Predicted 3D model of a 1462-nucleotide RNA (small-subunit ribosomal RNA) from an uncultured prokaryote.
RNA sequence: AGGGUUUGAUCAUGGCUCAGAACGAACGCUGGCGGCAGGCUUAACACAUGCAAGUCGAACGAGAAGCUUCUUCGGAAGUGGACAGUGGCAGACGGGUGAGUAACGCGUGGGAAUUUGCCCAGAGGUUCGGGACAACCAUUGGAAACGAUGGCUAAUACCGGAUAAGCCCGAAAGGGGAAAGAUUUAUUGCCUUUGGAUGAGCCCGCGUCAGAUUAGCUAGUUGGUAAGGUAAUGGCUUACCAAGGCUACGAUCUGUAGCUGGUUUGAGAGGAUGAUCAGCCACACUGGGACUGAGACACGGCCCAGACUCCUACGGGAGGCAGCAGGAGGGAAUAUUGUCCAAUGGGGGAAACCCUGAGACAGCAAUGCCGCGUGAGUGAAGAAGGCCUUAGGGUUGUAAAGCUCUUUCGCCAGGGAAGAUAAUGACGGUACCUGGUAAAGAAGCCCCGGCUAACUCCGUGCCAGCAGCCGCGGUAAUACGGAGGGGGCUAGCGUUGUCCGGAUUUACUGGGCGUAAAGCGCACGUAGGCGGAUGAUCAAGUUGAGGGUGAAAGCCCGGAGCUCAACUCCGGAACUGCCCUCAAAACUGAUUGUCUUGAGUUCGGGAGAGGUGAGUGGAAUGCUUGGUGUAGAGGUGAAAUUCGUAGAUAUUAGGAAGAACACCAGUGGCGAAGGCGGCUCACUGGCCCGUUACUGACGCUGAGGUGCGAAAGCGUGGGGAGCAAACAGGAUUAGAUACCCUGGUAGUCCACGCCGUAAACGAUGAGUGCUAGUUGUCGGGCGGCUUGCCGUUCGGUGACGCAGCUAACGCAUUAAGCACUCCGCCUGGGGACUACGGUCGCAAGACUAAAACUCAAAGAAAUUGACGGGGGCCCGCACAAGCGGUGGAGCAUGUGGUUUAAUUCGAAGCAACGCGCAGAACCUUACCAGCCCUUGACAUCCCGGUCGCGGUCGCCAGAAAUGGCUUCCUUCAGUUCGGCUGGACCGGUGACAGGUGCUGCAUGGCUGUCGUCAGCUCGUGUCGUGAGAUGUUGGGUUAAGUCCCGCAACGAGCGCAACCCUCGUCCUCAGUUGCCAUCGGGUUUGGCCGGGCACUUUGGGGAAACUGCCGGUGACAAGCCGGAGGAAGGCGGGGAUGACGUCAAGUCCUCAUGGCCCUUAUGGGCUGGGCUACACACGUGCUACAAUGGCGGUGACAACGGGCAGCUACGGGGCGACCCGGCGCGAAUCCCGAAACGCCGUCUCAGUUCGGAUUGCACUCUGCAACUCGAGUGCAUGAAGUAGGAAUCGCUAGUAAUCGUGGAUCAGCAUGCCGCGGUGAAUACGUUCCCGGGCCUUGUACACACCGCCCGUCACACCAUGGGAGUUGGUUUUACCCGAAGCCGGUGCGCUAACCUUUUGGGGGCAGAGGCGGCCACGGUAGGAUCAGCGACUGGGGUGAAGUCAUAACAAGGUAACCGUA
Repeated sequence: AGGGUUUGAUCAUGGCUCAGAACGAACGCUGGCGGCAGGCUUAACACAUGCAAGUCGAACGAGAAGCUUCUUCGGAAGUGGACAGUGGCAGACGGGUGAGUAACGCGUGGGAAUUUGCCCAGAGGUUCGGGACAACCAUUGGAAACGAUGGCUAAUACCGGAUAAGCCCGAAAGGGGAAAGAUUUAUUGCCUUUGGAUGAGCCCGCGUCAGAUUAGCUAGUUGGUAAGGUAAUGGCUUACCAAGGCUACGAUCUGUAGCUGGUUUGAGAGGAUGAUCAGCCACACUGGGACUGAGACACGGCCCAGACUCCUACGGGAGGCAGCAGGAGGGAAUAUUGUCCAAUGGGGGAAACCCUGAGACAGCAAUGCCGCGUGAGUGAAGAAGGCCUUAGGGUUGUAAAGCUCUUUCGCCAGGGAAGAUAAUGACGGUACCUGGUAAAGAAGCCCCGGCUAACUCCGUGCCAGCAGCCGCGGUAAUACGGAGGGGGCUAGCGUUGUCCGGAUUUACUGGGCGUAAAGCGCACGUAGGCGGAUGAUCAAGUUGAGGGUGAAAGCCCGGAGCUCAACUCCGGAACUGCCCUCAAAACUGAUUGUCUUGAGUUCGGGAGAGGUGAGUGGAAUGCUUGGUGUAGAGGUGAAAUUCGUAGAUAUUAGGAAGAACACCAGUGGCGAAGGCGGCUCACUGGCCCGUUACUGACGCUGAGGUGCGAAAGCGUGGGGAGCAAACAGGAUUAGAUACCCUGGUAGUCCACGCCGUAAACGAUGAGUGCUAGUUGUCGGGCGGCUUGCCGUUCGGUGACGCAGCUAACGCAUUAAGCACUCCGCCUGGGGACUACGGUCGCAAGACUAAAACUCAAAGAAAUUGACGGGGGCCCGCACAAGCGGUGGAGCAUGUGGUUUAAUUCGAAGCAACGCGCAGAACCUUACCAGCCCUUGACAUCCCGGUCGCGGUCGCCAGAAAUGGCUUCCUUCAGUUCGGCUGGACCGGUGACAGGUGCUGCAUGGCUGUCGUCAGCUCGUGUCGUGAGAUGUUGGGUUAAGUCCCGCAACGAGCGCAACCCUCGUCCUCAGUUGCCAUCGGGUUUGGCCGGGCACUUUGGGGAAACUGCCGGUGACAAGCCGGAGGAAGGCGGGGAUGACGUCAAGUCCUCAUGGCCCUUAUGGGCUGGGCUACACACGUGCUACAAUGGCGGUGACAACGGGCAGCUACGGGGCGACCCGGCGCGAAUCCCGAAACGCCGUCUCAGUUCGGAUUGCACUCUGCAACUCGAGUGCAUGAAGUAGGAAUCGCUAGUAAUCGUGGAUCAGCAUGCCGCGGUGAAUACGUUCCCGGGCCUUGUACACACCGCCCGUCACACCAUGGGAGUUGGUUUUACCCGAAGCCGGUGCGCUAACCUUUUGGGGGCAGAGGCGGCCACGGUAGGAUCAGCGACUGGGGUGAAGUCAUAACAAGGUAACCGUA
């Protein structure tokens, strides 16, 4: 400090997610030791048992046991001090918990009207009396708890009198008020009072969570007076008076929450948090209440009410672990019913001492932090084993073993503290020290696709599973599971949860709003915020200095103590804050002056669809009246509905009507926006220019608020020509509730009143200042002159453009630039411009506005492609123009389908289908049935045997393979002469062979296709943040990215072209097997022979064609057009040659090959069958349908080729296929070999003298063999077919068409395939359209790329949610009723010791009982508000590999899309 994830790629926006740290944690696996710390976060749920607050005899009475003395043995005295009581002090501390509380509760800083037991200091006092009550005794009630009555008694208990200073009250005079003694010689108490210290109470400023879908709250409420009350101020309480008080700077209400020092995270600011420790507060089963007291409304006190639990004799009683342990329960989860008061501290006491679950310790659990260990050195044969392997090796790995060494920790044994300055030690025989022991007792967890360090094999096969995000898994998974290896951390390691960080993703530091989310539709204006120039004063903000405070602990720095560390101790710093004092006066502020530049006013001009009202005009439209006139009109892509012979449309004259204002008209004008358009008048708002004077900051913005606000819509009343939702009809269509057509009602218009929304857009809030220009236009002013121009200035409105800004697009003085002020708004997509609640509205609805749930994206700009029923340019037998076909028939052949034991397999739009197959009777052959073989038909190695092997005559079994027997021929090579070596064969063993078995989606190679289309790229440079662009685009031109010109490009590569082959002309060389012009021979008349190489020809070499020449055109180019010459002319014809790539195209059955599979079979051999089947469908062909023909006759001219297991002349036989004999030729020599179309004759339009299928008979040939299943011949038979529907194919010249001919394969089999020549056309205006392609451009929501993407209903499953008759519960509130305990106020039946007294009584008291009144908890009745649960049914929403219907959007998406409204 960043990374992953939207895309084909890019940039920015934006969310999700990861790496870090932390934890009172929990869970999984694992677990050696020690130190320090922490340990019910949930049920403030309910609790058994034990303990947690007592103490004092030096306040008091009584006084057991025991002891001592005495004794009359009954006991007495003394001592002693248990138990309980009176009395004092303490139980208000310590300990627990966080329910409540949004508050003066807490924090911080101040304040005045108070109190404070014990403690400290000072002053003074401590006198005289009195009567009771417990205990105790007796009687007595009750189950118990606990009492009742009578009697005795002490005190530091209680009461009275006296005294009273500096105490209290009072203006004063005056009045009032106290005590307690105890022990024994010294203390300690007690009372009054003053001051202090400590603690406590009260008041105030500031700070202290969320919600406005909580906006108004308040009657003791706010203040005053008086009184009461309190320790004390105060509506704290009461009476009276006044009507206030709080609130947008958020009252009230609702939800949540103890607050703080701190803790955690963070660079910080900030965020989250409030365990342990410390301060404060609150609470003690729930609610209420007071009593006592210095202090409580009291955790282990009291009373009442309630719930719950327990005891009970049923009459009544008892209880409160949120003290320490502990059990139950809840929960993912949190410990021992331990030891001790030794220390620290607390209570009581004079003290000894007692009490103390405060505390100190120990126990449990890796809960955390810190430390240590599980050994160290050496050790290569790189052991064994494991794993991988290209089989060589690599790795585990110096790791182990082995050798040498050490003993921390642990274990065993011995010694043994400090903590306590005299005594006292729970911890504890602990820490620590010493000795001994043996490498001995001590390593796991997670991960290894990217982020993120770490890789292989096997298994699995979209299964099982993984996953924090992206995403893995469908047969080669570094992502699942296992293993080996590796990486990380380590007594732990992972997971889950939470918080901060990363996240500048709420932005104070430190973000944004044209298009990504985001500017209110527009204005006026309240509060508020901000505000011109220049003086003076003040000192609130501000700045400086000083003082107080900011508890301790913690953090930080320095040091110290435990062996280190964690931990602890000491010192310092810090605590960014608040308060007080002093000072300063620049800035802000306040007060008070002055000023004119901001703002406004006056005066003079000006432009304008600015607004409102009234009036008025012409054109058009439909209606209507009359005329003319006749058969149609209208409408459309084409039609129809519709109108018209009852006279339409058309035309003409007139009438009434409503609405809108052509031309002018213009990125022209005006207005705040919405918006405003004939003309005239009236009223009226704003603006601009010029100008003088005046006011003197009067300004800007603007939460709430108010007004205006298109269209649609609503209400009332008018109006209604045209247009036109709804609706009707006609078309279109698969459908057509649409688009198109004919009609047509609301509405559109007017008046008044609502509504308040729009893609209300410049998707750009308002205001001010500043920052280059150029150019157009609108309204004014000024200057100059040439009078229609130039210059200048102010205000508007446009275009372009610099700096700058921007993610880019773009903006750019009319900013989206640079700054300031104020307002509004945004924070991932969906859910959702929604629900609920509220406000407004007549309604429609508007405004405000969530959550659950769900996704990892959604979205912006730009880029490259692809695509478009977008555009432009261009090409191609692409169309058109032609010629001939296919599709109909029969047959051939291939395919599908079906059949079958098998009909082997592959090929599948173009680019499968006379394709693999250049030739299935056996073989081929891969398929089927049957019969056989198992180291195998074939290769290598090993062992044993033989010398062969091989050929051949024949026999037997068998379908053959195979097995058995047999005749004859032959008798391997080398040799060291050894069965020694090689070779061959036979037998055997195991390694292995073998597989046309699977995967062409694991592959190589080869091939098809776009396409012989003109394209595809690179280097450097330049432009761009980047993907990319440029070059390669543009203007011409070409068959061509061919060439030329231009150009931020300059060059280059693969393609194009050329180089290669062939055909066409000529020259030359050569001349047999070819040729024969000239010469000769022969007469067989045939280049036959001599001879020759001229010609033809053959095959070597060369020439020739280059837009070279001329004219035109073009840009002076490239080129194009025409011409000359030429055998050939603009690429002369044909071929070979196939860029980057696309189609997971084809082929594992040509071959090669990874992986998988079979191994007496999925291998091998053989016989027979099948691949040749046949209701049918398709492709490719052949032959035809005839006269441009058939048949018969006749006759001339080719080329390419092939030939010895061959072609075969010639002769003979056969009607013929063919057969018999046989010359020549391994071929320019011989042979195939005859070409056919042609010509002559005949047939005369018919199912024929066309056509030949089919079938019968008889033959031929090949071959081991023609049954399934060959070809041919002869005779006979003589089917369909009379030119082929929709549709569709080929061809642009020696081409189509037509005619024959050769070859490969091959024993035989050709309508197929590959070649060859003969005859030899027609047409092309042209590029609108169909198909394919190239270039440029445009749009895009596509990128698996239009065979794309994608919307909605319906159906199904699941999920959360709204409404819902109601129902259940919580909280709260209003009114009323009831009114316990208690307190307060009256009353006073009764009782009455202290004082007085004459003993009758009095004063007074019991703040006594009872009853009355007031307040009040719980409870009740009725109503309201609010929250939550459930709810038949119902609404929409979300999610879900392959459901239904359509095709709305994205391209002009096929009717441009979208917004508002009905």
It matches the Rfam family "Bacterial small subunit ribosomal RNA". Its family is annotated with ribosome and structural constituent of ribosome in the Gene Ontology.